[in-house]
Context: one part of a larger RNA
RNA sequence: GAUGAACGCUGGCGGCGUGCCUAAUACAUGCAAGUCGAACGGAGAGAUUGUAGCAAUACGGUCUCUUAGUGGCGAACGGGUGAGUAACGCGUUGGUGACCUGCCCCGAAGAGGGGGAUAACAGUUCGAAAGGAUUGCUAAUACCCCAUGUGGUUAUUUGGAUUAGAUGCCUUAUAACAAAAGGAGAAAUUCGCUUCGGGAGGGACCUGCGUCCCAUCAGCUAGUUGGUGAGGUAACGGCCCACCAAGGCUACGACGGGUAGGGGACCUGAGAGGGUGGCCCCCCACAAUGGAACUGAAACACGGUCCAUACACCUACGGGUGGCAGCAGUAGGGAAUAUUAGUUAAUGUGCGAAAGCGCGAACUAGCAACGCCGCGUGCACGAUGAAGGCCUUCGGGUCGUAAAGUGCUUUUUGAGGGGAUGAGGAAGGACAGUACCCUCAGAAUAAGUCUCGGCUAACUACGUGCCAGCAGCCGCGGUAAAACGUAGGAGGCGAGCGUUAUCC
Numbered sequence: 001g002a003u004g005a006a007c008g009c010u011g012g013c014g015g016c017g018u019g020c021c022u023a024a025u026a027c028a029u030g031c032a033a034g035u036c037g038a039a040c041g042g043a044g045a046g047a048u049u050g051u052a053g054c055a056a057u058a059c060g061g062u063c064u065c066u067u068a069g070u071g072g073c074g075a076a077c078g079g080g081u082g083a084g085u086a087a088c089g090c091g092u093u094g095g096u097g098a099c100c101u102g103c104c105c106c107g108a109a110g111a112g113g114g115g116g117a118u119a120a121c122a123g124u125u126c127g128a129a130a131g132g133a134u135u136g137c138u139a140a141u142a143c144c145c146c147a148u149g150u151g152g153u154u155a156u157u158u159g160g161a162u163u164a165g166a167u168g169c170c171u172u173a174u175a176a177c178a179a180a181a182g183g184a185g186a187a188a189u190u191c192g193c194u195u196c197g198g199g200a201g202g203g204a205c206c207u208g209c210g211u212c213c214c215a216u217c218a219g220c221u222a223g224u225u226g227g228u229g230a231g232g233u234a235a236c237g238g239c240c241c242a243c244c245a246a247g248g249c250u251a252c253g254a255c256g257g258g259u260a261g262g263g264g265a266c267c268u269g270a271g272a273g274g275g276u277g278g279c280c281c282c283c284c285a286c287a288a289u290g291g292a293a294c295u296g297a298a299a300c301a302c303g304g305u306c307c308a309u310a311c312a313c314c315u316a317c318g319g320g321u322g323g324c325a326g327c328a329g330u331a332g333g334g335a336a337u338a339u340u341a342g343u344u345a346a347u348g349u350g351c352g353a354a355a356g357c358g359c360g361a362a363c364u365a366g367c368a369a370c371g372c373c374g375c376g377u378g379c380a381c382g383a384u385g386a387a388g389g390c391c392u393u394c395g396g397g398u399c400g401u402a403a404a405g406u407g408c409u410u411u412u413u414g415a416g417g418g419g420a421u422g423a424g425g426a427a428g429g430a431c432a433g434u435a436c437c438c439u440c441a442g443a444a445u446a447a448g449u450c451u452c453g454g455c456u457a458a459c460u461a462c463g464u465g466c467c468a469g470c471a472g473c474c475g476c477g478g479u480a481a482a483a484c485g486u487a488g489g490a491g492g493c494g495a496g497c498g499u500u501a502u503c504c
Stems, first nucleotide, its partner, number of pairs: 001503003005500005012375006018368002020333001025331003029328003034073003039070002042067011080286003089211004094206003099203003104199007112146004121136006152177005159170002182191003212258003219249003224246006231239001261283004265276004288309005311322004339365001341364003347361001348359004378408004388399004413441006422431001448493005453474003459488005469476002
C1' cells in the first nucleotide's frame, strides 16, 4: 500500500459499488419456463338468431370468451456453484484433404393420390394415494403406404484440376433408394411444409508452445505401442472387437503422491518479479452420490426419464414421493456475510400472424460505515484573559477567543408546495410523489478514536511499588515511573479510529 474481511469503541447524511471466503451440509414454504385456438377434435360459458309451438320447451345456425387433451416450438439459453480436473482443461498458434449445424439470410425445384389408428370424451373397473386397466367413439401441420425426383445418397463407371499427398474435390454414364401439410383471409396474399446448393453465427475433433509442489516418488505400461480387417461415430482415431507383431514412455523427470478449476484481469513493485483468481467478461466442469441411455439440430440434460445407494417425507403397511451449487428464506457450521420485498416500466429472451402471455434473467427498492468518493457537525466579532479544572518556584502559567455575550448564515435537519428525464409517433413508469426546484422555521439534529520512553508527532501531577500491569522490537515496573493506572494537557487521524488475519 491492499482486502469479499472480522473484532473493540464510536457513529449525521448522500452517491456509486460490494455482501456464506466455513458444511458441493440438510432443507419447511412460495416463486424461478412457458407459449400457440391462425395445427386438431371436443368440453364449458355468454350473446344473438332461425324453425315448430299460444307458451313452456325441442331441434338447429352465427359470433365471442375460456380451456384439460392431441400436436408444434421452447425447455441444451438465461441463472447457480467450483466438488472434481495437473488435463489439449485453459491460454495462445495453426489445421480438418476427417466433420455437424434447429431457428435466421440468399438461391433452385416441388407439395399428386390413398389409408389405418389414438388421446380427449363416454361407460365399466382396480388402488388409501401416486397412478392405472379395459370396452366403445373421434380429429389433425400426429402416424403410415403409393406416386413424382430439380437436386441428393449409395454402388459400379469416365475423365480432370489443385496439392507435399486424392480414398472422401470437380466431372461423365448406368442402376437402385428415399419427400411433402396445411392454416388464415372474400380475394390479392401471407404464414408455414418437402428436397437440395450456398452463407452467417454456433459447435466438434486434431496440433506446436506455455501452464504448481515433492526424487524422502526412478522406473512405468497388455488395449499397453504399432499393423491388417471388421464395427461404431457427424467425423479421424485402440474409440471398440478379432487376428498378427513386440512394441511405447522416462533424468528435457515418465510413473506415483500432494495441492488446484484456467484465462482476461486484480494487488504490490521504478521495473524485473512476487502474490491472488471475490465482483464483471470468456472457457471448462458439476447439479444429493454413482451409473445409463431416450428424445432432439444440439444433452448423456440443475427445476426430464430409468437403475442403484444414502437420507428425508406420506401411507389404509400393499405401496408411493423428493432433490435450493436458481431467488428469497430456515436449521447447522462459523470470527463472519442481507428481504420468505416490488415490477415486467426499460433491456433481453421463449412462444405467437398479431394483440399479447411468461420470465426471482433483468431493472428496482430494503438491510449492512463492508469499501471508495463527496458533504456536514457552523461563520464573524468577542479579555475582566470570567467561573471551574490542572500545574505551580505561590509570582503566576495553562485549557483559552475556547466559553458566555453580540451579529450572521441554513449546507444539513424538520414542515409545506411543485415535480421529472428514463417512453424515439397517441396512451402506458415498478422505481416514486423519488431525484430536483421553491417557501418557512431555527445553531438548531450531528465527534469520536488511538497515542504521547526510542523507533515516532506529542509531558506533567498523583496512585502503585518486579505488585498490579504494559509490550510491534528494544524493553518498562523492586518508593520521586515522561513506558503500569487515573487526571490535566498535548499529538495523529477523523464518521471514523484502533487491533487481528493475509499478500506485496

Predicted 3D model of a 504-nucleotide part of an RNA (small-subunit ribosomal RNA, 5' domain) from an uncultured soil bacterium. Rfam family: Bacterial small subunit ribosomal RNA. The prediction has a mean pLDDT of 86.